[in-house]
A computed fold for a 90-nucleotide RNA from Croceibacterium salegens, annotated as Glycine riboswitch aptamer. Its mean pLDDT, the model's own confidence on a scale to 100, is 80.

RNA sequence: CCGGACCGCGAGAGAGUGCAGCGGGCUUGCCCGAGGCCGCCGAAGGAGCAACCGCCCCGGAAUCUCUCAGGCGAAUGGAUCGCGGGACCG
Repeated sequence: CCGGACCGCGAGAGAGUGCAGCGGGCUUGCCCGAGGCCGCCGAAGGAGCAACCGCCCCGGAAUCUCUCAGGCGAAUGGAUCGCGGGACCG
């Protein structure tokens, strides 16, 4: 000095705030909660194929595929991108 991991800040999509019960709250008509039943989403993670890549016959492998998990009002999370950063690894 470069890259990686990590931390902070900013941006960040998709899909029902569905249905009928149960419990709770008071604003008596709404809200909240955890389950059930279906319907959906892919950008935590995971898995599969193998496009592609490499130090090449051995490895690494996705934005593709599957939805186990996760998610489908807001919040949270969120692949990825940008900026900054003391120590760590190469």